c-di-GMP-I riboswitch aptamer, 80 nucleotides, folded computationally. Its Rfam family is "c-di-GMP-I riboswitch aptamer". Rfam links the family to the GO term cyclic-di-GMP binding. Model confidence (mean pLDDT): 79 of 100.
[in-house]
RNA sequence: AGAUAUGUGGGGCAAACUUAUCGUAAGAUAAGGACGCAAAGCUAUAGGGUCCGUUGAGAAGCGGACAGCCAGCUGCUAUC
Numbered sequence: 001a002g003a004u005a006u007g008u009g010g011g012g013c014a015a016a017c018u019u020a021u022c023g024u025a026a027g028a029u030a031a032g033g034a035c036g037c038a039a040a041g042c043u044a045u046a047g048g049g050u051c052c053g054u055u056g057a058g059a060a061g062c063g064g065a066c067a068g069c070c071a072g073c074u075g076c077u078a079u080c
Stems, first nucleotide, its partner, number of pairs: 002080004007076001012037002017032006035068001041073003047070002049066007
């Protein structure tokens, strides 16, 4: 540096759902809870995609959300 993974040792994250708060909404935060995850770490001011709001006859524009959709960047352990 590359490949592989019953991710073993020691650890990490936390879907749905419930409660509370915030938001018109998509959604967010906290607690509980585990479906899963080897990048479920970071990035929405690189890009695509999805979703919400709004303007518009439409095409489309504008504003917002999602990184657990793709993507970009970085990275732990073991073995080879």